[in-house]
Context: one part of a larger RNA
RNA sequence: CCCUCGCUAAGGAACUCGGCAAAUUGACCCCGUACCUUCGGAAGAAGGGGUGCUGCGUACAGGUGAACUCCCUUGCGGAGGAAGCUUGGGGCAGCCGCAGGGUCCAGGCCCAGGCGACUGGAUAUCAGAACCACAGGUCCCUGCUUAAGCCGAAAGGCGCCGUAUAGGGGCUGAUGCCUGCCCAGUGCCGGAAGGUUAAGGGGAGAGGUUCACGCCUUGAACCGAAGCCCCGGUUAACGGCGGCUGUAACUAUAACAGUCCUAAGGUAGCGAAAUUCCUUGUCGGGUAAGUUCCGACCCGCACGAAAGGCAUCACGAUCUGGGCACUGUCUCAGCGAGGGGCUCG
Numbered sequence: 001c002c003c004u005c006g007c008u009a010a011g012g013a014a015c016u017c018g019g020c021a022a023a024u025u026g027a028c029c030c031c032g033u034a035c036c037u038u039c040g041g042a043a044g045a046a047g048g049g050g051u052g053c054u055g056c057g058u059a060c061a062g063g064u065g066a067a068c069u070c071c072c073u074u075g076c077g078g079a080g081g082a083a084g085c086u087u088g089g090g091g092c093a094g095c096c097g098c099a100g101g102g103u104c105c106a107g108g109c110c111c112a113g114g115c116g117a118c119u120g121g122a123u124a125u126c127a128g129a130a131c132c133a134c135a136g137g138u139c140c141c142u143g144c145u146u147a148a149g150c151c152g153a154a155a156g157g158c159g160c161c162g163u164a165u166a167g168g169g170g171c172u173g174a175u176g177c178c179u180g181c182c183c184a185g186u187g188c189c190g191g192a193a194g195g196u197u198a199a200g201g202g203g204a205g206a207g208g209u210u211c212a213c214g215c216c217u218u219g220a221a222c223c224g225a226a227g228c229c230c231c232g233g234u235u236a237a238c239g240g241c242g243g244c245u246g247u248a249a250c251u252a253u254a255a256c257a258g259u260c261c262u263a264a265g266g267u268a269g270c271g272a273a274a275u276u277c278c279u280u281g282u283c284g285g286g287u288a289a290g291u292u293c294c295g296a297c298c299c300g301c302a303c304g305a306a307a308g309g310c311a312u313c314a315c316g317a318u319c320u321g322g323g324c325a326c327u328g329u330c331u332c333a334g335c336g337a338g339g340g341g342c343u344c345g
Stems, first nucleotide, its partner, number of pairs: 001340008010331002014329001019326001027051005036041001038174001052095005058089001060088005068080004072075001096100001108324007115316002120132002136172007149158003175311004180241003185238002187234005194229003200223002205218005242260005269303001270300001281297005
C1' cells in the first nucleotide's frame, strides 16, 4: 500500500453524474393515522408509548377437576359441586444496569412528477426497463362431405372428435371521458353493362403443288375467361390532414375580408413534452445561488385522437426533482482486527 471488517471529536451530503456505498429503521403489543380513491384500498401511512427480573393481588378468560351430595340401568356410570394445580391477560409494589425485542434475527420515511394500469414474462453469459404479455376494445376471414388458416411433392395431420357466444389473423392494450375531417392515390370489397384481352372456335380470302382429285402453308371479320380499364363502397385499411395578402379610434393583435391550391386542410384534448432546433424560451415556485424539477404561457423547427388522444386509484429491485431522519460520501483523516503485499526462510 491492497482486500474484507470494527470504531471515531466537531460538522452532517459540503461528496458525487447521482446519497453510489454505508448508516438510520427494524420484532411483538397498545394508541394513532392525511391527501387521494375504481370505496377494495392508500396503511405497517405518518407519528407516539410499552417490553427485563422479584414479590403481592386478580372479582378476568381458558384447561384440568378432588372432597362432598344426589340419581340409576351398579359402572373405570351420570348429574351437581367447587377445593387444589395450571395457561394466558390485566393490576399494584419493589430491584439492578448507560442500556431489558440487552445476542442472533430483524421495514428508513415523506412530498411531487414521467412511463407502463395491475400479477406475470424477458436479453442462460453486461441491460428486468418505458420492452413482451395481459384481461378489455375493434376490424377482417371462416357456414364445415376437404371451414378458414397451418404443416406436408403426397398420403395424411393440426384446427376439432370443435361449428359464428366457435376457430384463425391484424391493430390497440385495465378503467373513465372520447376517438374529428379526407376514398384523390394504394389496398380490399361489390358491380349480369361497356372497352381491352390468351388458348380455342371460326373461316372471308391469299399462296405453293398438281392434268385432275387432292394435299400443304397462311389467314380477315366474328365468338372467346380471369385480369386490367371503367362505376361505386370502404380508414379501429396503407395513409393524408395548406399558402399568401389586408383589416379594429394609442400601439399591438386580428374575431373579419380577399385570393390561390387541395381528396381534405389537424376537431376535442394536450403542449419547450421520453416530442422544442433556436433554448439555460418567458413568467411563477422551490434554493443564499437551480442548463435539472414543478406550475403556467403557446411562437407545436417537427403533439394529436386504437403506429390511439387526454385523465387516472392501486401497483413498480422503473426513471426524474425535493425534503426529514441518518451517517467516514465528504471537510480530513485517525486508530484497530483478520488476510495479502514486503523481508527472511